The RNA shown here (SAM riboswitch aptamer (S box leader)) has 105 nucleotides and comes from an uncultured Saprospiraceae bacterium. Rfam family: SAM riboswitch aptamer (S box leader). Rfam describes the family as follows. The SAM riboswitch is found upstream of a number of genes which code for proteins involved in methionine or cysteine biosynthesis in Gram-positive bacteria. Rfam links the family to the GO term regulation of gene expression. Its mean pLDDT, the model's own confidence on a scale to 100, is 84. Of the family's consensus pairs, 100% are formed in the model. It was read from a public genome assembly, where an Rfam model found it.
RNA sequence: UACUUAUCAAGAAAGGUGGAGGGGUCGGCCCUUUGAAGCCUUAGCAACCACUCUUUAUGGGAAAGGUGCUAAUUCCUACCUCAAUUAAUUGAGGAGAGAUGAGUU
Numbered sequence: 001u002a003c004u005u006a007u008c009a010a011g012a013a014a015g016g017u018g019g020a021g022g023g024g025u026c027g028g029c030c031c032u033u034u035g036a037a038g039c040c041u042u043a044g045c046a047a048c049c050a051c052u053c054u055u056u057a058u059g060g061g062a063a064a065g066g067u068g069c070u071a072a073u074u075c076c077u078a079c080c081u082c083a084a085u086u087a088a089u090u091g092a093g094g095a096g097a098g099a100u101g102a103g104u105u
Stems, first nucleotide, its partner, number of pairs: 002104007013042005021031003025078001027076002043070004048066002051061003054057001074097001079094006
């Protein structure tokens, strides 16, 4: 990199450095010189792997290890189906894409 699989409506910061971008992509809409991204430090949130207990289950516990994350539902939308609607459009469901963990390659 690729494939498989689980989850994605919750939660969680500050300082230093840096100096204009960032929120995956299209289109929107937001954040940002009252300081973006990146890097460093400390803190926190979570509970996927690992740890542990048992009644072995879609179970409980803990958070020292491996991870990830700390604006907005994955910020919304994209493609399909159904319903409502004169229409614009709105709602529900599914998929696709994306992110993260684990396994395989």